[in-house]
RNAcentral holds the sequence, with entries from ENA.
Transfer RNA from a Deltaproteobacteria bacterium, 73 nucleotides, folded computationally.
Its Rfam family is "tRNA". Its family is annotated with triplet codon-amino acid adaptor activity in the Gene Ontology.
RNA sequence: GCGCCUGUAGCCCAGUGGAUAGAGCGACGGACUCCGGCUCCGUAGGCCAGGGGUUCAAAUCCCCUCAGGCGCU
Repeated sequence: GCGCCUGUAGCCCAGUGGAUAGAGCGACGGACUCCGGCUCCGUAGGCCAGGGGUUCAAAUCCCCUCAGGCGCU
């Protein structure tokens, strides 16, 4: 330099054009317990890496940039 993959909650990930964007772990609160843990119930936490485009409608499709990974030279 070229090609490919990835980027969504604090962490690991789902979501393959239309729903109020989700699960698990973690955090916080409550129940339980002498206290803690386990278990159960609930709550908060996201401008979907950034910008632009296509579309009635974009996390999702297209382009550029950024970051990470892999391969080739």